[in-house]
RNA sequence: GCCAGCGUAGCUCAGUGGUUAGAGCGGAGCCCUCAUAAAGCUUAGGUCAGAGGUUCGACUCCUCUCGCUGGCA
Numbered sequence: 001g002c003c004a005g006c007g008u009a010g011c012u013c014a015g016u017g018g019u020u021a022g023a024g025c026g027g028a029g030c031c032c033u034c035a036u037a038a039a040g041c042u043u044a045g046g047u048c049a050g051a052g053g054u055u056c057g058a059c060u061c062c063u064c065u066c067g068c069u070g071g072c073a
Base pairs, nucleotide, nucleotide: 001072002071003070004069005068006067007066010025011024012023013022018056027043028042029041030040049065050064051063052062053061
């Protein structure tokens, strides 16, 4: 330099045109216990990397930029 994949909660990831953006772990509170842990209940936390476009409607499709990973040279 060329090509491909990925970017969504603190972490690991789902969601691939529509109706409130979700799960597990982690955090906070409650409950339980002599106490701790575990189990149970509740709860907070999001610029869906950024910008533009298509569409009645975009996390999702297209283009560009940025970052990460891999392949080729």